[in-house]
Context: one part of a larger RNA
RNA sequence: CUGGGCGUAAAGCGCACGCAGGCGGCGUGAAUAGUUAGAGGUGAAAGGCCUGGGCUCAACCCAGGAACUGCCUUUAAUACUGAUGAACUAGAGAGCGGGAGAGGGUAGCGGAAUUCCCAGUGUAGAGGUGAAAUUCGUAGAUAUUGGGAAGAACACCAGUUGCGAAGGCGGCUACCUGGUCCGGUACUGACGCUGAGGUGCGAAAGCGUGGGGAGCAAACAGGAUUAGAUACCCUGGUAGUCCACGCCGUAAACGAUGGGUGCUAGUUGUUGGGGCCUCAGGUCUCAGUGACGGAGCUAACGCAUUAAGCACCCCGCCUGGGGAGUACGGCCGCAAGGCUAAAACUC
Numbered sequence: 001c002u003g004g005g006c007g008u009a010a011a012g013c014g015c016a017c018g019c020a021g022g023c024g025g026c027g028u029g030a031a032u033a034g035u036u037a038g039a040g041g042u043g044a045a046a047g048g049c050c051u052g053g054g055c056u057c058a059a060c061c062c063a064g065g066a067a068c069u070g071c072c073u074u075u076a077a078u079a080c081u082g083a084u085g086a087a088c089u090a091g092a093g094a095g096c097g098g099g100a101g102a103g104g105g106u107a108g109c110g111g112a113a114u115u116c117c118c119a120g121u122g123u124a125g126a127g128g129u130g131a132a133a134u135u136c137g138u139a140g141a142u143a144u145u146g147g148g149a150a151g152a153a154c155a156c157c158a159g160u161u162g163c164g165a166a167g168g169c170g171g172c173u174a175c176c177u178g179g180u181c182c183g184g185u186a187c188u189g190a191c192g193c194u195g196a197g198g199u200g201c202g203a204a205a206g207c208g209u210g211g212g213g214a215g216c217a218a219a220c221a222g223g224a225u226u227a228g229a230u231a232c233c234c235u236g237g238u239a240g241u242c243c244a245c246g247c248c249g250u251a252a253a254c255g256a257u258g259g260g261u262g263c264u265a266g267u268u269g270u271u272g273g274g275g276c277c278u279c280a281g282g283u284c285u286c287a288g289u290g291a292c293g294g295a296g297c298u299a300a301c302g303c304a305u306u307a308a309g310c311a312c313c314c315c316g317c318c319u320g321g322g323g324a325g326u327a328c329g330g331c332c333g334c335a336a337g338g339c340u341a342a343a344a345c346u347c
Base pairs, nucleotide, nucleotide: 003319004318005317006316007301008300012315014201015200016199017198021194022193023192025088028085029084033081034080035077036076037075038074039073040072041071042070049065050064051063052062053061054060091191092188093187096183097182098181099180103177104176105175106174107173108172109171110154114150115149116148117147118146119145120144121143125136126135162169163168206247207246208245209244210243211242215241216240220236221235222234223233258314259313260312261311262310263309266292267291268290269289270288271287272286273285274284275283276282277281296303297302320347321346322345329340330339331338332337
């Protein structure tokens, strides 16, 4: 490189938007660029191949043929692909009427709990554990009542529930705002799909500046445990966790399953719509989300209309284990580090 692959063996970019590129619905006209067929020219010779011949054979040499799969010109064909003209509506979009939702942002509000402070009652213990001790407490703790302050998280509802591209999103209210579904259809008329580079978003931890700091809690300290115990358990406790702005750009970022379109038995639950009927209900249908199961697929496990089935289009990625997601170089970053990414050697 080819081939074969990518749920679990190596392999789907964390997710999206999107320039270039690749691919692209239906009927029709004209042209004929690709395409197909015929003809002509060219495709040097030598070499190679085939046939025959000459040196006694062979090497070597000679002759002929085929081949040179290509390019150019010309004639013809017009199905397919492309370009072009005027059309179409089944893809896509738009407008109208409805719907559900922890989708996003900002501001405000609420109660339970926790800790702390003040005051009252009250007295000797409280905490904690397997058992203890460190710890707190006669300077009045724990318990309990009243008042106050602060920060963080939102019990029940809550559900294989819903929403979002993914990360993710959960008290209540208001404002701003994105997507999506259903119904019926004036409208646009292929406007589509994918997407190397690129751009944006991106949990937690971490970083910078300034706030905040109740609880929890890396580090750290002490008490235990133990042969030891730099741990598991306990008492404390600082970064951090929270907010604003700016970085970082990684995760078992998982459905370990890229996106789009069409097709291919069913059964059952559920969420949001719609239609019909004889309306506590039944039935049909669209969109989503679960369980099971057939054909088919799969090494098996399993997947199975939410495919890992049958096909097409586009992108990404893999190519024995270790060395190594490392070194070097480059780019990015304040740093931590990230991205790209080898080889020697070895089995």
Predicted 3D model of a 347-nucleotide part of an RNA (small-subunit ribosomal RNA, central domain) from an uncultured prokaryote. Model confidence (mean pLDDT): 89 of 100.